[in-house]
Molecule: RNase P RNA; transfer RNA
Organism: Candidatus Methanomethylophilaceae archaeon
RNA sequence: AGGAGAGAGAGGGCGACCGACGGUAGGACUUGUUCCAGCUGAGGAAGUUCCCUCCUCCAUAGGGCAGAUGGGUCGGGAAAUCCGACCGGGCGAGAGCUCGGGCAAGGGCCCAGAAACGACACAGUCUCGGUUAAAGGAUGAUCUGUUGACAGUGACAUUCCCGAGGAUUUGGUGAAACGGCGACUCCCCAUCGGAGCAAACCCAUACAGCCGGGGUGAUGGCCCACGGACCGGCGGGUAGGGUGCAUUAGUUGAAUGUCGCCUGAAACAGAAGGGGGGCUACUACUCUCACCU
RNA sequence: GGACCCGUGGUCUAGGGGUUAUGACGUCGCCCUUACAAGGCGAAGGUCGCCGGUUCAAAUCCGGCCGGGUCCACCA
Numbered sequence: 001a002g003g004a005g006a007g008a009g010a011g012g013g014c015g016a017c018c019g020a021c022g023g024u025a026g027g028a029c030u031u032g033u034u035c036c037a038g039c040u041g042a043g044g045a046a047g048u049u050c051c052c053u054c055c056u057c058c059a060u061a062g063g064g065c066a067g068a069u070g071g072g073u074c075g076g077g078a079a080a081u082c083c084g085a086c087c088g089g090g091c092g093a094g095a096g097c098u099c100g101g102g103c104a105a106g107g108g109c110c111c112a113g114a115a116a117c118g119a120c121a122c123a124g125u126c127u128c129g130g131u132u133a134a135a136g137g138a139u140g141a142u143c144u145g146u147u148g149a150c151a152g153u154g155a156c157a158u159u160c161c162c163g164a165g166g167a168u169u170u171g172g173u174g175a176a177a178c179g180g181c182g183a184c185u186c187c188c189c190a191u192c193g194g195a196g197c198a199a200a201c202c203c204a205u206a207c208a209g210c211c212g213g214g215g216u217g218a219u220g221g222c223c224c225a226c227g228g229a230c231c232g233g234c235g236g237g238u239a240g241g242g243u244g245c246a247u248u249a250g251u252u253g254a255a256u257g258u259c260g261c262c263u264g265a266a267a268c269a270g271a272a273g274g275g276g277g278g279c280u281a282c283u284a285c286u287c288u289c290a291c292c293u
Numbered sequence: 294g295g296a297c298c299c300g301u302g303g304u305c306u307a308g309g310g311g312u313u314a315u316g317a318c319g320u321c322g323c324c325c326u327u328a329c330a331a332g333g334c335g336a337a338g339g340u341c342g343c344c345g346g347u348u349c350a351a352a353u354c355c356g357g358c359c360g361g362g363u364c365c366a367c368c369a
Stems, first nucleotide, its partner, number of pairs: 001293003005289005010283002012262006021041004026036003029032001043268001047279002050277005055196004062224004067192005072086005087100005101187002108181002117179001122171002125166006133159001136156001143152003200243004207235001209234005236368003294365007303318003311349001320336005342358005
């Protein structure tokens, strides 16, 4: 110097134009959808909707079952699939990243393999006993010594099959071989009533008709208790405004412009009730770490 | 703004941890026919939307992206 990587930060400033756009304090008059002119006006993610919460409504907010979510330890936090530190496993050359309750019971571990969750069977090996047949055996079975030739011994021994017993792990396989591994489905612990700003509230508008269920009980996922008249479907109709909605954006089919310079301020990307996080997208720029040439 | 669902050959799908992923239609080749259709036989065609994680093993389980789709207010 170049290359590929990891972690973090930061994602602009100044000026002009036209008042172009929204909001708003002020001034002017011809009192308005007016003019003058001051201030202010998108992000680190506003994206995703993956969590939590403020807030609002539903009174079946009681109990049980079912269900959902989370799970190392400690600390912070109201909480969060939140953050930090540490411990352990895995990946990586490293920086670093990632994962984290339990197997006592029920259940699972295809195929292959003797055997896959129950401890052993099974085959092999060793000992003893039995049986039949065949080949072998005094032209030397078997055993002992010896590297061996050989020496000694002197009548059984081998194979197949059957039974009894012992020793232990020899047994191709497989990710895993008797000691384990895993689960949204099993167990343990903790938390959880449900819905969501198209919530909800106020003013104005608007149900002709048909079908099904229902005091033998409508309405939650089910049951008990409670409560006591509606519920579902097809169809029809009305859709305007305000609050919610903010002291430093708050405009509601919803504003946030154009140009120049710093220097080529780029890329990803455009608020919609607020707040706290996670994740994802991007790198003109800055730092740190760890590599290669 | 909010709540959900689905991505498997060209099309529609089965499969919800365990050989090399199933079937139908379609395509191609052969047979049959004078020829076509129907029928019979056979073959090709799959990054299971993408990327990670868990696991011995992932289309399947978990997470994140991408794409597509559905629903919502009020009136007796």